[in-house]
Context: one part of a larger RNA
RNA sequence: UCAUGGCUAAGGAACUAGGCAAAAUAGACCCGUAACUUCGGGAGAAGGGUCGCCUCCAAGCAAUUGGAGGCCGCAGUGAAAAGGUCCAGGCGACUGUUUAUCAAAAACACAGGGCUCUGCUAAAUCGAAAGAUGAUGUAUAGGGCCUGACACCUGCCCGGUGCUGGAAGGUUAAGUGGAGGGUUUAGAAGUUUACUUCGAAGAUCUCAAAUGAAGCCCCAGUAAACGGCGGCCGUAACAAUAACGGUCCUAAGGUAGCGAAAUUCCUUGUCGGGUAAGUUCCGACCCGCACGAAAGGUGUAACGAUCUGCGUACUGUCUCGGAGAGAGACUCG
Numbered sequence: 001u002c003a004u005g006g007c008u009a010a011g012g013a014a015c016u017a018g019g020c021a022a023a024a025u026a027g028a029c030c031c032g033u034a035a036c037u038u039c040g041g042g043a044g045a046a047g048g049g050u051c052g053c054c055u056c057c058a059a060g061c062a063a064u065u066g067g068a069g070g071c072c073g074c075a076g077u078g079a080a081a082a083g084g085u086c087c088a089g090g091c092g093a094c095u096g097u098u099u100a101u102c103a104a105a106a107a108c109a110c111a112g113g114g115c116u117c118u119g120c121u122a123a124a125u126c127g128a129a130a131g132a133u134g135a136u137g138u139a140u141a142g143g144g145c146c147u148g149a150c151a152c153c154u155g156c157c158c159g160g161u162g163c164u165g166g167a168a169g170g171u172u173a174a175g176u177g178g179a180g181g182g183u184u185u186a187g188a189a190g191u192u193u194a195c196u197u198c199g200a201a202g203a204u205c206u207c208a209a210a211u212g213a214a215g216c217c218c219c220a221g222u223a224a225a226c227g228g229c230g231g232c233c234g235u236a237a238c239a240a241u242a243a244c245g246g247u248c249c250u251a252a253g254g255u256a257g258c259g260a261a262a263u264u265c266c267u268u269g270u271c272g273g274g275u276a277a278g279u280u281c282c283g284a285c286c287c288g289c290a291c292g293a294a295a296g297g298u299g300u301a302a303c304g305a306u307c308u309g310c311g312u313a314c315u316g317u318c319u320c321g322g323a324g325a326g327a328g329a330c331u332c333g
Stems, first nucleotide, its partner, number of pairs: 001327002004325001007322002010319002014317001019314001027051005036041001038149001052071008072076001084312002087309004091304002096108002112147007124133003150299004155229003160226002162222005169217003175211002180206005187198005230248005257291001258288001269285005
């Protein structure tokens, strides 16, 4: 020194980010067992008692069990193996799954719920294609998205974006169309005699109107689609507050429930509880910087190597250290 295991007066978490680690609990039988609850649980709740050996009696084929009496030790589940427990709260219903090698969780999944697409050569997916999966299935089926047991519920907004439906009008591509124009010249005219002007047919270049689908504009529907869910001023016979009124804006102005919360900046908010003392915790309040209803809201028995707070038992975690054993370092050989 140890990534070794035992002991330790008095105290007993004062340690520490945190009871981390250690200690404690532990078996079998008997008694007994709360809140809450989805009536299954909770529960091995909690909390008590007994256990060795000898003799006798009873039952039994016996192992053994029950009863009465006695004996020994510090100690009788005599060693080893062998749950600590209680209360309250957050999150997630649960059993499961996960970052092979720093994260096991409140993350993922889940049964259940909803929306949506798909009528079969299905939709969707892979593939230039053939073909295959879906499926040797057929809407009680299959795909996509969201939510996540259960209980009570899930409010308002379709103005924007998306999706679905509509087809009157507007816009609109290629294509169709071909008015008009340019170039070229047989020819004609004019003349300065090699030039100017006009110019049919044909060829060629260009091209207006008109016609022309979906889409977009437009009209409706749709939020368990993406999303959104106000401001200012005044007012009651103390004061304070504002059920009430006025006004502006909006598509509509946040309903129920919850709320300093895994969300609260100010903030260690204020009050109550717990402590001698509590930035944590629990219960309230509501002034919600910046909760809120399937990116679900609020509860919830059971469950959890989950997170938070308080007890009880227990202890070298500590006050505060100590002595000793073993192993290695080290010294000598």